Predicted 3D model of a 75-nucleotide RNA (transfer RNA) from Candidatus Azobacteroides pseudotrichonymphae. Taxonomically the source falls in Azobacteroides (SeqCode) (Bacteria, Pseudomonadati, Bacteroidia, Bacteroidales). It was read from a public genome assembly.
RNA sequence: AGUCCUAUAGCUCAGCUUGGUUAGAGCACUUCUCUGAUAAGGAAGGGGUCGACAGUUCAAAUCUGUCUAGGACUA
Numbered sequence: 001a002g003u004c005c006u007a008u009a010g011c012u013c014a015g016c017u018u019g020g021u022u023a024g025a026g027c028a029c030u031u032c033u034c035u036g037a038u039a040a041g042g043a044a045g046g047g048g049u050c051g052a053c054a055g056u057u058c059a060a061a062u063c064u065g066u067c068u069a070g071g072a073c074u075a
């Protein structure tokens, strides 16, 4: 220098292929319950607008481009 992959909640990930009810799971966290107490269990709840910017579209986490960060390969 080139090619490819990844980026979504505090953590690990799904959703992207095929755009559409304006984002979900597990763990973690908060409150309550249970217990002599703790853990486990049960109930409820908070938390992200999807790496950044632009474009296409009636509509973008999803399609396109550029950039950023990480990784792999080639030289």
Base pairs, nucleotide, nucleotide: 001074002073003072004071005070006069007068010027011026012025013024020058029045030044031043032042033041051067052066053065054064055063